Small-subunit ribosomal RNA from an uncultured bacterium, 1537 nucleotides, folded computationally.
Its Rfam family is "Bacterial small subunit ribosomal RNA". Gene Ontology terms of the family: ribosome and structural constituent of ribosome.
The RNAcentral record of the sequence draws on ENA.
Model confidence (mean pLDDT): 83 of 100.

């Protein structure tokens, strides 16, 4: 740790598909109030406008710029003071104006100096290797985990020690001149430094040489000693420091190496030349083929190399009980990348996202000469897409860079904006409120429901709105967020609910619309007129600011099974053996410690998860603490596995002695038979089949006798017998040879088991070469059969079958069961050994081959010591059906082909076993007028009648195999009548209710075909409590009436049929996992599931039988209308008196029950025979019809749901039609004649009917009939003469004296009315027909056949239907066959049940796919060409501040040139993959196409497997094999008695 739906008629198993759960960076549809916390290009690593994202330091440096302040100088202006001159006024003091000059102040301008802070560029330093993005590449030491470096580096930082001396030459900026459109560049001259350079000094640094000690893990490491050589530095600041150099150590960060782990494909099996190793140079911070030269020839790989595909890895996340499975967004660690490719430079660090160079593509600028660029930083744009946000604020916080610092920079970050994208929280109000309001929906019309829901009353204030206050985040200042969170006051239920579902799974149901349409659907499946499944509505269920859908992952799925599955028949044991690697392995002892177990240490980043506690009002969210497998190390244990050593004998093998055997190979040999040849005898056929024919034969066959040839196979023995690994092996003899078994217990001492690859063997068919060929026999030919017959059957017949050698390598190669070992109740045969004894049907002990069975197992069937039981070892194989054992590729093969072996697409199943039925051209038993034996018919004719068809205005409707068709219809001229035409009515022809009026009604008349309409006359009823009531008529309005309109497939009722067949079930018990079984089967018997016996069944019900009616005999009772023996009368008629005997009529009884006897049988049931009896084995007949079947029939008998029509699909009337007529069928009648027709005479019934009826006598008519009127509501009267029969006569075999159709004429009757369209009568006419093809029906005794009589319906109208009696047969051996049925059993792929199912070609449409001349892309191998930038090497050209040199020059460097490597590019040729391609192959799918019928039953030729040939197709045939074949018989074996 939950299951459910779906294969079936049902069951169980197997097995797939589907659902319920959780999750998401999601998207889409509908909807949407608030807040918090998170998250937000999964696609084009596509292209990018614009802005920003990495700068900083003036306390390293020089120069420049402008600003401010101060000082100085100069100039200008103004003001003030002094002074000089002139003028005016005054003329005493004095005042005013102008000009010049001196001083002072202020302002402005300019210059200089000083200071301060600032600006942008430059030199220089540090940082641009961090932070941020993305996941293209990568299957890798890339990542994870654990180790290693005695093989390494590390700027800034920390600690410690020591040091910083002396010099030098340049260069940018700036200036000048110049080129260019620009970008940019060049010339000349100048200048500084913490830039650069030289020298000095220095060791615990580095190199070399010598050497000591210690240690280790192989190379080696550590600590020293001596000698020698080499290498440093920078200043700045106004004083606090900050910097610089060297060394050692630390910290941090990095580099490299190793063990283990890390996706798929073997339809990728071999890969590799710097490849593997060594030596020596080089390179690097450092090890190493890292690079080079030389040497060797190695290295990797089935424990999966190489190749191909896919993919960033992890912490973690989702799911799951777990083990697992899936994922790798956000956050964190690592890696890789920065338009694509290559390259280095600088630096502590890069081969560098916002650096450089080159190449390519693209974009932009251009003056066409040339240049510029890189959002996979943050925003944003276009594009792609189902789809993913603002060109926001701030450096306040956290962090980063620079700086001594202030500070500057920071799209890191902190915040805000957008989005229900996710998680969490809150709200959309609360209480009361029944006239259960209105309204909606449903309705059984009563009501129910929405529903206390609303309204209404009383409240609250989360949220909202308005106003006020107002943080923390900040440690002194500094707050983007933000007047935000939060708090207070006021206000007013005000602004705030949707989505999906309601057939089952799965919580939730009704109405209407629609009518296999529209549509739904996750699976099963809904929809064709009553849809809980579509659409809408009402109601209900679920979730809720969300709800559904889609996509994806896990789960359920024990459906890949480690936990935790299987392989006899469901998918699955290799055809068989030998054997390699591998896996596994007997007993005892010792040892090691790899596995294993215990303890402990390290690590397992943080975050996440879990537990506990805490902080935001809670929660989400956040904080603190604790908590894990794994890997590595150390210590220990020694049972088990393993390694090493030693021993043992039971596993295995050897030896010796035996017997059995179709074991194998080779050689030889034998007889029977077939065929052929020769010869003899002999003559007309033979042969073959279901029947035939082809074929052979008078040229002498077949048959028969003798002789010969040749090939193949070995009868009997012979057997579930024997042998073999399997395939397989069969006359006899010999030779060679393999294995198993038994006995003995001498030897070896685990030598064993299994067995991927590998090797060998391997039926039949087939192939190659060469022989052989009697028989058989694919193909083929002919003959039959048939609709056809490429088959089955027949006649022939070639490969082949046989031999030798070689190939093939498959079968239902099966026990559908891998090999080996161990263990586990029994019984019986067979076969082959051994032992014992009492010599037997004996006992014991081995091997082999069978049968039955216990436990157990199994889904069941079954299996059961030869396991499918219980365990162990190893191998092979399976994972839904189809596509398909197919395609492609590989390997094998001469070929045929074999082997290995997919996918797309498609279905919701396919399958096993068993169950119940049904079915079988399966079996057994039994029955039936089922056949047979008989008799008579139908089918031919004419007519009647029904149906189909056709016709029609209509020919109303229904019934359609048996089980429709003389049926509904027991009776259509009108009516019926439902149909058609025409004319009419619209609350209606009929029912109920309401209002008004009137009695109702009757008679007459006019118009009209009539319905109908108009008019006139007459008529005032019944009951009453006196109010009124009942009934009728007319009229009005509406509720409604009405419908033979549809649906019998919505129904009730009724009926047919199987079938008067003997069956159909239940309760309890028992058996089985179950469906189910048992009972109900079995042995007998019966008409019968009738009865008896037996039995895990015991009982019961519906059926059968009986009870009922009728008939056959007798008795009793009663005798009228019936009867009449005897008596009397008589009109001669039971007519009368009378009788109660008989017949008969009813009423009740008796009688028949296998009761009795004999036999058979089991002593039963029962059967056979007999007696008695009127009747004998249900006496005859009838009524009576089980559970059910046929969606059988009927909506037009009736009833009824739903639908439809409502001035018509209702109603009325007249006329017509249902009666039509080239035709076909059914059922009948009458015939075809002499067993007859006709004429004449004459005899005998039964059962019925009758008052709107039957109708007598009598009269008329040839007759139908008419007149007439007695009787009768019936044992009284009447219909009513029965007919066949019998007697006599006639006809004489013919279309007739048969037959009567048809037609003409004349009538009768019924009826308002016989034209369409009645029956009957008379006269005349006188058709077909001479006994009926194929086929088919009825009947078993008072029956068939034949003869008449009656009745119902009905005015009239039977050849129909139904009842009645008269006369009155034949035959049944029997159950093989046909049909139907019952029981048992068997097979089944059927269950709509054989009218079932189902296969293949062909045709059509669509879909995916293989091949395909090729074509176009991608990736990639090999060989070659080519060679940018760069680095390394070389350098004879050019150039050249620092050092050396007096100089010339040198050293070193730069440029150039060249060379090696190398990107792009190119050529050639392969591989692989994708797309596409005329045409072509098969496959799949598709309600109603074509041809057949292969399979399922014995499937009509049993099927299937392999193989070969053939054929429109399924398929057929040959050879071999299998049973997963039915049936019958035989043999053998077994079980029980």
């Nucleotide at each position: 740790g939950a299951g459910a739906g779906u294969u079936u008629g049902a069951u169980u198993a197997u097995g797939g598909c589907u659902c319920a759960g959780g999750a998401u960076g999601a998207a889409c549809g509908c909807u949407g109030g608030c807040g918090g916390c998170g998250u937000g290009c999964c696609u084009a690593a596509c292209a990018c406008a614009u802005g920003c994202a990495a700068g900083u330091c003036g306390a390293g440096c020089g120069a420049g710029g402008g600003u401010u302040u101060g000082c100085u100088c100069a100039g200008u202006a103004u003001u003030g003071a002094g002074u000089a001159u002139u003028c005016u006024a005054a003329g005493a003091c004095u005042a005013g104006a102008a000009u010049g000059u001196u001083c002072a102040a202020u302002a402005c301008u300019g210059a200089g100096c000083a200071a301060a802070a600032c600006c942008a560029a430059g030199c220089g330093g540090c940082g641009g290797a961090c932070g941020g993005g993305u996941g293209a590449g990568u299957a890798a030491c890339g990542c994870g985990u654990g180790g290693g470096u005695a093989a390494c580096c590390u700027g800034c930082c920390c600690u410690a020690u020591a040091c910083a001396c002396a010099u030098g030459g340049a260069u940018a900026a700036c200036a000048u001149a110049c080129u260019g459109a620009a970008a940019a560049g060049u010339u000349u001259a100048c200048u500084a430094a913490u830039a650069c350079a030289u020298g000095a000094u220095a060791a615990u640094a580095u190199g070399u040489a010598u050497u000591u000690g210690c240690g280790g893990c192989a190379u080696c490491g550590c600590a020293g000693a001596u000698a020698u050589a080499u290498c440093a530095a920078a200043g700045u600041g106004u004083u606090a420091g900050c910097g610089g150099u060297a060394u050692a150590g630390g910290a941090u960060g990095g580099a490299c190496c190793c063990g283990c782990g890390u996706c798929u494909g073997a339809u990728u099996a071999g890969c590799u030349a710097g490849u593997u190793g060594g030596u020596g140079a080089g390179a690097u911070a450092a090890c190493u083929g890292c690079c080079c030269a030389c040497c060797a020839a190695g290295g990797c790989g089935a424990c999966g190399a190489u190749c191909a595909g896919u993919a960033g890895c992890c912490g973690a996340c989702c799911u799951g009980a777990g083990a697992g499975g899936g994922u790798g967004a956000u956050c964190g660690g690592c890696c890789a990348c920065a338009u694509u490719g290559g390259a280095a430079c600088u630096g502590a660090g890069a081969c560098a996202c916002g650096g450089u160079c080159c190449a390519a593509a693209c974009u932009c600028c251009u003056a066409c000469g040339g240049g510029a660029g890189g959002c996979a930083g943050c925003a944003g744009u276009g594009g792609g897409g189902a789809a993913u946000a603002u060109u926001g604020c701030a450096c306040a916080a956290u962090g980063g860079g620079c700086g001594a610092a202030a500070g500057c920079c920071u799209g890191a970050u902190g915040c805000a904006g957008c989005a229900a994208c996710g998680c969490c929280g809150c709200g959309u109000g609360a209480a009361c409120g029944a006239u259960g309001a209105a309204g909606g929906u449903c309705u059984u019309c009563g009501g129910a429901u929405c529903g206390u829901a609303a309204a209404g009353u009383u409240c609250u204030g989360u949220u909202g709105c308005a106003g006020g206050g107002g943080a923390a985040g900040a440690u002194a200042a500094u707050g983007a967020c933000g007047g935000u969170a939060c708090c207070c006051u006021g206000u007013g239920a005000g602004g705030a609910a949707g989505c999906c579902c309601c057939g089952g799974c799965u919580a939730a149901c009704u109405a209407c619309g629609u009518g296999c349409c529209a549509g739904c659907a996750g699976c099963c499946g809904c929809g064709g007129u009553a849809a809980u499944a579509c659409g809408u509505a009402g109601g209900g269920g679920g979730c809720u600011a969300g709800c559904g859908u889609u996509a994806u992952c896990c789960g359920g799925a024990u459906u890949u099974a480690c936990u935790g599955g299987g392989c006899g028949u469901a998918a699955a044991g290799g055809g068989u053996g030998c054997g390699u690697a591998g896996g596994u392995g007997g007993u005892c002892c010792u040892u090691c410690a790899a596995g294993u177990c215990g303890g402990u240490g390290g690590u397992u980043a943080a975050a996440g998860g879990c537990u506990a506690c805490g902080g935001c009002u809670c929660a989400a969210c956040c904080g603190u603490a604790g908590u894990a497998a794994g890997c590595c190390g150390c210590c220990g244990a020694a049972a088990c596995u393993g390694g090493a050593g030693g021993a043992c004998u039971u596993g295995a093998g050897u030896g010796c002695a035996g017997g059995a055997g179709a074991g194998g190979a080779a050689a030889g040999u034998g007889g029977a038979a077939u065929u052929c040849c020769c010869a003899g005898u002999g003559u007309a056929g033979c042969g073959g089949u279901g029947a035939a024919a082809u074929g052979c034969g008078u040229a002498g066959a077949u048959a028969u006798u003798g002789g010969g040839a040749g090939g193949a196979a070995c009868a009997c023995c012979a057997g579930u017998a024997g042998c073999g690994a399997a395939g397989g092996c069969g006359g006899c003899u010999u030779u060679c040879u393999g294995g198993a078994c038994u006995g003995c217990a001498a030897c070896u001492g685990a030598c064993a088991c299994u067995g991927a690859g590998g090797c060998a063997c391997g039926a039949a068919a087939g192939c190659g070469u060469g022989g052989g060929u009697a028989g058989c026999a694919a193909a083929c030919a002919g003959g039959a059969u048939u609709a056809g017959a490429u088959a089955c059957c027949c006649u022939g017949g070639u490969a082949g079958u046989c031999c030798a050698c070689g190939c093939u390598g498959u079968a239902a190669a099966c026990g559908a069961u891998g090999u080996c070992g161990a263990u586990u109740u029994g019984g019986g045969g067979a076969u082959u050994g051994g032992g014992g004894u009492u010599u037997a049907g004996c006992c014991c002990u081995g091997g082999u081959g069978c049968c039955c069975g216990a436990a157990g197992c199994u889904a069941a069937c079954g299996u059961g010591a030869u396991a499918a039981a219980u365990c162990g070892a190893c191998c092979g194989c399976c994972u839904g059906g189809g596509g398909a054992g197919u395609a492609c590729g590989g390997c094998c093969g001469c070929a045929a082909g074999g082997u290995u072996a997919a996918a797309a697409c498609u279905c919701a199943a396919a399958u096993g076993a068993a169950u119940u039925g049904a079915c079988g051209g399966g079996g057994g038993c039994c029955c039936g007028c089922a056949c047979a034996a008989g008799c008579g018919g139908u089918g031919g004719a004419g007519c009647a009648u029904g149906u189909g068809g056709u016709u029609u205005a209509a020919u109303u409707c229904g019934a359609u195999g048996c089980a429709a068709c003389g049926c509904g219809a027991a009776g259509a001229a009108c009516c019926u009548u439902a149909c058609c035409u025409a004319c009419u009515c619209u609350u209606g022809a009929c029912a109920u209710c309401c209002g008004a009026a009137g009695a109702a009604g009757a008679a007459c008349u006019c118009a009209g075909a009539g319905a109908u309409g108009g008019g006139u006359u007459u008529g005032u009823g019944c009951c009453u409590u006196a109010g009124g009531g009942a009934g009728c008529u007319u009229u009005g309005a509406g509720a409604c009436a009405g419908g033979u309109g549809c649906u019998g497939c919505a129904u009730g009722g009724c009926u047919g049929u199987c079938g008067u067949c003997a069956g159909c079930u239940c309760g309890u018990g028992u058996u089985g996992u179950g469906a189910a079984a048992u009972g109900u089967u079995g042995g007998g018997u019966u008409a019968a599931g009738u009865c008896c016996c037996g039995c895990a069944a015991c009982g019961a019900g519906c059926g059968c039988a009986a009870c009922c009616c009728u008939u056959a005999u007798c008795c009793u009772u009663u005798g009228u209308u019936g009867c009449c023996a005897g008596c009397g009368a008589u009109u001669a008629g039971g007519u009368c008196g009378g009788g109660a005997a008989c017949u008969c009529a009813a009423a009740g009884g008796a009688g028949a029950c296998u009761g009795c006897c004999g036999g058979u049988g089991a002593u039963a049931a029962a059967c056979c025979g007999g007696a008695g009896g009127a009747a004998g084995g249900u006496g005859g007949g009838g009524a009576u019809g089980a559970c059910g079947u046929c969606a059988a029939g009927u909506c037009a008998u009736c009833a009824u749901g739903g639908c439809c029509c409502u001035u018509a699909c209702g109603a009325g009337u007249a006329g017509g039609g249902c009666u039509a007529c080239a035709c076909a069928c059914g059922u009948g009648c009458u015939a075809c004649a002499a067993u007859g027709g006709c004429g004449u005479a004459u005899a005998c019934a039964g059962a019925g009917g009758g008052u709107a009826a039957c109708c007598a006598a009598c009269c008329a008519g040839c007759g139908a009939u008419g007149g007439g009127g007695a009787g009768u509501g019936a044992a009284u009267c009447u219909c009513a003469g029965a007919a066949a029969g019998u007697g006599c006569g006639u006809c004489u075999a013919a279309g007739u004296u048969c037959g009567g159709a048809u037609u003409g004429g004349a009538g009768u009757c019924u009826g308002c009315a016989a034209c369409u369209c009645g029956a009957c009568u008379c006269c005349a006419u006188g058709a077909a027909g001479u006994c009926g093809g194929a086929a088919u029906c009825g009947c078993u005794a008072g029956u068939a056949a034949u003869c008449g009589c009656g009745a119902a319906u009905c005015a009239g109208a039977a050849u129909g239907u139904u009842g009645c009696g008269g006369u009155g047969a034949a035959u049944a051996c029997g159950u093989u066959c046909c049909c139907g049925g019952g029981c048992c059993u068997u097979g089944u792929a059927c269950a709509c049940a054989c009218c079932g199912c189902c296969c293949g070609u062909c045709a059509c449409a669509c879909c995916a796919u293989g091949g395909g001349a090729g074509u176009g892309g991608g990736u990639u191998g090999u060989a070659c060409c080519a060679g940018a930038a760069g680095u390394g090497g070389a350098u004879a050209g050019c150039u050249g501040a620092a050092c050396c040199g007096a100089g010339a020059g040198g050293g070193u460097g730069g440029c150039g040139u060249u060379u090696a490597c190398c990107a792009c590019g190119g050529u050639a040729u392969g591989a692989u993959u994708c797309a596409u391609g005329a045409c072509u192959g098969g496959g799949g799918u598709g309600a109603a196409g074509u041809c057949g019928u292969a399979a399922c039953a014995a499937g009509g030729u049993a099927g299937c497997c392999g193989u070969a040939c053939c054929g429109g197709a399924a398929g057929g045939u040959g050879c071999g094999g299998c049973u997963g074949g039915a049936u019958c018989a035989c043999c053998u074996c077994c079980u029980u008695c």